[in-house]
Model confidence (mean pLDDT): 78 of 100. A computed fold for a 161-nucleotide RNA from Ammoniphilus oxalaticus, annotated as FMN riboswitch aptamer (RFN element). Lineage of the source: Bacteria > Bacillati > Bacillota > Paenibacillaceae > Ammoniphilus. It matches the Rfam family "FMN riboswitch aptamer (RFN element)". Rfam's curators write: The RFN element is a highly conserved domain that is found frequently in the 5'-untranslated regions of prokaryotic mRNAs that encode for flavin mononucleotide (FMN) biosynthesis and transport proteins. This element is a metabolite-dependent riboswitch that directly binds FMN in the absence of proteins. In Bacillus subtilis, the riboswitch most likely controls gene expression by causing premature transcription termination within the 5' untranslated region of the ribDEAHT operon and precluding access to the ribosome-binding site of ypaA mRNA.The FMN riboswitch structure, reported in present an FMN-bound six-stem junction, adopts a butterfly-like scaffold, stapled together by opposingly directed but nearly identically folded peripheral domains.
């Protein structure tokens, strides 16, 4: 350092100001926000055998650490279905029914233009676009399911190549 099993902790942000109205954080003007992993030419730091520059330093270059995408590739939440799967209820027993769980499957949004360059949907500039379900004056931002679930992150224990 890798693998397996287990434990602990952590694990989502946002309508200022105004208009209409009896009533809107829901409509209109405008404002604000961006889960997790990957990729990656940002930036920062460290190191360096050879190579580039006439030479030293710097730099290029190479390696390592860190860091960089709401719209790229995946993925979570949500919705639908649901195992010749499990649990509970019922029953003499099994099964069916009913309720819960959910292996797994399906559904589930959005980017262009210009610049630089060998190379950019990632950098710089500009202009766009997107956002589950239920409730309610029509909601990405309020309230609720949710003191839930969760991609995953960090640390620890045991075993093992």
């Nucleotide at each position: 350092c890798g693998a397996a099993u287990c434990c602990u902790u952590c694990g989502g942000g946002g309508c200022a100001g105004g208009g209409u109205g009896a009533a809107a954080c829901u409509c209109c003007c405008g404002a604000c926000c961006g889960g997790c992993g990957g990729u990656g030419a940002u930036g920062g730091g460290g190191c360096g055998a050879a190579c580039c520059u006439g030479a030293c330093u710097u730099g290029g270059c190479g390696c390592c650490c860190u860091u960089a995408a709401g719209u790229c590739c995946g993925u979570g939440a949500g919705c639908u279905c649901a195992a010749u799967g499990c649990u509970a209820u019922c029953u003499a027993u099994u099964g069916c029914c009913u309720a819960g769980c959910g292996c797994g499957a399906g559904c589930c949004g959005a980017u262009u233009u210009g610049g630089u360059g060998g190379a950019a949907u990632u950098c710089c500039a500009a202009a766009a676009c997107c956002g589950a379900c239920a409730g309610u004056a029509a909601a990405g931002u309020c309230u609720g399911g949710a003191u839930g679930g969760g991609a995953g992150a960090a640390g620890g224990a045991u075993u093992u190549a």